[in-house]
Molecule: TPP riboswitch aptamer (THI element)
Organism: Cyclobacteriaceae bacterium
């Protein structure tokens, strides 16, 4: 000096579905399912990206009580920043032996 990884600070990006339950119905608190997270958790995830997330999509196949539940689509298109720190590796220069 470069590369890769990792964490810090200050701003930032994203999602929150399905079923059930009370009162005539709709909509809740609550309960169940998957998940990191199912709307304030002040939490979780992500931050250049082949796992944050969105579009396609009221998509396709499978499966479920039901649902982006699983897989495909998908090495698709889009998608949110800087600073300095630590560790490892490689190269260069200098000094000493």
């Nucleotide at each position: 000096u470069u590369u890769c990884g990792u964490g810090u600070u200050u701003a930032g990006g994203g999602g929150u579905g399905c079923c059930u339950u009370a009162a005539a119905a709709u909509u809740a608190c609550g309960g169940g399912c998957u998940g990191a997270g199912a709307a304030c958790a002040u939490a979780c995830c992500c931050a250049u990206a082949u796992u944050a997330c969105c579009u396609g999509a009221a998509c396709c196949g499978g499966g479920u009580a039901a649902u982006g539940c699983c897989g495909g689509c998908g090495a698709a298109g889009g998608g949110a920043a800087a600073a300095g720190g630590c560790a490892a590796a490689a190269g260069g220069u200098u000094u000493c032996g």